[in-house]
Record summary
The RNA shown here (transfer RNA) has 72 nucleotides and comes from a bacterium. The prediction has a mean pLDDT of 84. Its Rfam family is "tRNA". Rfam classes the family as a transfer RNA.
RNA sequence: GGGCUUGUAGCUCAAGGGUGGAGCGUCUCGUUCACAGCGAGAAGGUUGCUGGUUCGAGUCCAGCCAAGCCCA
Repeated sequence: GGGCUUGUAGCUCAAGGGUGGAGCGUCUCGUUCACAGCGAGAAGGUUGCUGGUUCGAGUCCAGCCAAGCCCA
C1' cells in the first nucleotide's frame, strides 16, 4: 500500500428496512433477626463518526476513525 471481518446498555451478545431487546451486572421493594438465594419492579442506548438512498435505516450505499485477520 491492497483486500476481508467487526464496531449496538457497565460486560457478553440479539434485533429479516417498520416502536432497539435478552443474559449477567447496578439500584429499589418484598421474603429473612441478618446475609445469601429467590420473587417483583426500575434506571441505563444521540446503534463508532459524517453524509447518501428511502415514506421510513442498527440494517442498504460512500467516505473517515478504531480493532482484528490475510496478501504485498